[in-house]
Context: one part of a larger RNA
């Protein structure tokens, strides 16, 4: 893994609330007795409880009492009366209280046959090598000391087996093995290694300290109790159908992934239009915007206190393209500015429109407090985040359907069922793919469309303004472009062209004290600026529509969903038709709500049917409602060997849980109606046994 069988809101006390009965200003017994083959039933038991009268701390008083000086105000009460005992059920609470589940905690015990360290007592350690002390001799000396040979056999000495270990590396890594195998390594006479007996014990012991060891997992062993510890966490929680349908927000909270009250759900009782929407009417505001009259903020300019430089000076003074207050004057700025101000929303009225699972009060019973993205208007952030935090709206959560290729949160639209019917919406109508190769006017040429800025650029359409031109424009090409002059100053030089100054006069059709190039300066080219040719258009400046450049990424085109598409099948503007969805509408259907008219029952409170009218019927947490089944119990009717029950299987009824029939199989019990009680419905708990 699967397949079968077990598996999780239980029970009892209390308290509340619904419903239902019984009795009713009352209503109950409890333990406990009694009687009975027995067991409920039945018969005593009024102890107590709760109600019928409350206020005050309390003495106390009493339909009243507090409280005060008070016959006042005022608070709680009475007048308006309902309870109490059962039974079921909804919640609370105390118990393990819906199920499994810790890491721990604490007591008594049970371990040193693994290990740690100790004590007693026993055992082993091939073989080689090195050659300390001491010692003995020769040598030396005055004699010590050395030195030389010999002996000698010492060492947490040396190389190395058994033994002990485990430094690397590979193998195993459902293994040979819950720690080995292999090669390769370290000690191997010591702080060596090993038998066997003993001893140290968990708040402890033992440790050449590694939080190591203490029986294969030790920051506190194991094992039985306490014990079903707790578990604000996690996982799981078993049959159907109908009605509504949240919340992820506020204050508090040793709180923040948990609670408690409110808020929002949802039933049940009461109010009966009070709800909400548009009109008008009345109001309260200081926001978007704007303004600069306040509070600051900042540029420009003018004027001028003051400071600064500067010259002066005995002392006063002059001066200034310096900074600059007030103050004119021009244009600004602001969330914590305001002389001013909207639209919106808020409050209150009135009317009208909607009669609704609208509003509001009370009482049951929840859940909810991790929200997410969009669009607006703010904050924080970097005028980043699929970023964070408000505030208002939608969606998604808890919404399926159609678009948006594919996509919870975006456009459309809220799926009771059924239909080979019908119109729409968004968004679409070459082919893929249902509809237009529609219609009229334009744009693009960029495959733009089909990704992107500053920015750059005779691309192209539109507009609006201003210029030159047949008296010849603009482009091109002939020609000219001069003279005082080398202007003056500066320079080494400066001649139109380093630089500074000045930009004047002639001659002309022009022609600058020269636009660029160019030289060491000259010189040389060109250009303004004229003349002729030519012979119709040429410049410029702004707004504007679409283009175009900027543009570079990592598996593969890959940035229209493909194919493919240029008077478009692309973009703007106007038109007509059509596809298109679970919207809508059509038809038959089923259900709930609520009106009404009928029939039936009634304990008059209603209840049940049933023909019709109106509305509904997405749904997660969660509230109600109403079924199905299964095992027992009464009590009533049945069935069965001419075959229960289980098991096969088949086109039959029910909205479902389910429920009949027929035939097989099987071979002894079983069912049906009311009614009660519950070990009462499996797919999930890394659920538990079992099977394979």
């Nucleotide at each position: 893994g699967c397949c079968g069988g077990c598996g999780a809101g239980u029970u009892a006390a209390u308290c509340u609330c619904u419903g239902u009965g019984g009795c009713g200003a009352g209503g109950c017994u409890a333990a406990g007795g009694g009687a009975g083959u027995g067991a409920c039933a039945c018969c005593c038991g009024g102890a107590g409880c709760c109600g019928a009268a409350g206020c005050g701390a309390a003495a106390g008083c009493g339909a009243g009492u507090c409280u005060g000086a008070a016959u006042a105000c005022g608070g709680c009460g009475c007048a308006c009366u309902a309870g109490u005992c059962g039974c079921a059920g909804g919640g609370a609470u105390u118990a393990g209280a819906c199920a499994c589940g810790a890491a721990a905690c604490c007591g008594g015990g049970u371990g040193a046959g693994c290990u740690a360290c100790c004590c007693a007592u026993g055992g082993c350690c091939a073989g080689g090598g090195u050659g300390a002390a001491g010692c003995g001799a020769g040598u030396c000396u005055a004699a010590u000391c050395g030195c030389u040979c010999g002996u000698g056999g010492a060492g947490g000495c040396c190389c190395g087996a058994a033994c002990c270990u485990u430094u690397c590396a590979g193998a195993g890594u459902u293994g040979c093995a819950a720690a080995u195998c292999u090669g390769u390594g370290g000690g191997a006479u010591g702080a060596g290694c090993u038998g066997u007996g003993g001893g140290u014990a968990g708040a402890g012991g033992c440790g050449a300290u590694a939080u190591g060891c203490c029986a294969a997992c030790c920051g506190a062993a194991c094992u039985c109790g306490g014990a079903g510890a707790u578990a604000g966490c996690u996982u799981g929680u078993u049959c159907u159908c109908c009605c509504c349908g949240a919340a992820a927000u506020a204050g508090c909270u040793a709180u923040a992934g948990g609670g408690c009250u409110a808020g929002c759900g949802u039933c049940g009782c009461g109010c009966g239009u009070u709800c909400a929407g548009u009109a008008c009417c009345g109001g309260a505001g200081g926001u978007a915007g704007a303004g600069c009259a306040c509070u600051g903020g900042a540029u420009g300019g003018g004027c001028u206190a003051g400071g600064g430089g500067g010259c002066u000076u005995a002392a006063c003074g002059c001066u200034u393209a310096c900074c600059a207050a007030a103050c004119c004057u021009a244009a600004c700025c602001a969330a914590a500015c305001u002389c001013c101000g909207a639209a919106u929303g808020c409050c209150g009225g009135u009317a009208c429109u909607u009669c609704a699972u609208a509003g509001c009060g009370c009482g049951g019973c929840a859940g909810u407090c991790g929200g997410a993205c969009c669009a607006c208007g703010g904050g924080a952030g970097a005028u980043g985040a699929g970023u964070u935090u408000c505030g208002u709206g939608g969606u998604c959560a808890a919404a399926a359907g159609g678009g948006a290729a594919a996509c919870a949160g975006c456009c459309c639209a809220g799926a009771c069922c059924a239909u080979c019917g019908g119109c729409u919406a968004a968004g679409g109508u070459c082919c893929c793919c249902a509809a237009a190769u529609c219609u009229g006017a334009g744009c693009u040429a960029a495959g733009u469309g089909g990704g992107a800025a500053a920015c750059g650029a005779u691309g192209u359409g539109g507009g609006a303004c201003u210029g030159u031109u047949c008296a010849g424009a603009c482009a091109g090409c002939c020609a000219g472009g001069a003279g005082g002059u080398u202007g003056g100053c500066u320079u080494a030089g400066a001649a139109g062209c380093a630089g500074c100054c000045a930009c004047c006069c002639u001659u002309u059709a022009a022609a600058g004290a020269g636009u660029g190039c160019g030289u060491a300066a000259c010189a040389g080219c060109u250009c303004a600026c004229u003349g002729g040719u030519c012979g119709a258009a040429c410049g410029g400046u702004c707004c504007u529509g679409c283009g175009c450049g900027g543009a570079u990424a990592a598996u593969c085109u890959a940035a229209c969903g493909g194919g493919g598409c240029u008077c478009a099948a692309g973009c703007u503007c106007a038109g007509u038709a059509c596809c298109g969805a679970a919207g809508c509408c059509a038809u038959g259907g089923g259900c709930c709500u609520c009106c009404a008219a009928c029939g039936c029952c009634u304990g008059c409170g209603g209840g049940c049917g049933c023909c019709g009218g109106a509305g509904g019927c997405g749904g997660u947490a969660g509230g109600g409602g109403a079924g199905c089944g299964u095992u027992c119990u009464g009590c009533c009717c049945g069935c069965a060997c001419u075959g229960a029950a289980g098991g096969g299987u088949g086109a039959c009824c029910g909205c479902a849980a389910g429920g009949a029939c027929g035939c097989c199989u099987g071979g002894a019990g079983c069912g049906g109606a009311c009614a009660g009680a519950a070990g009462u419905g499996a797919g999930a708990a890394u659920g538990c046994c079992g099977g394979c």
The part of an RNA shown here (large-subunit ribosomal RNA, domain II) has 692 nucleotides and comes from an Anaerolineales bacterium. Its Rfam family is "Bacterial large subunit ribosomal RNA". Its family is annotated with structural constituent of ribosome and ribosome in the Gene Ontology. Model confidence (mean pLDDT): 86 of 100.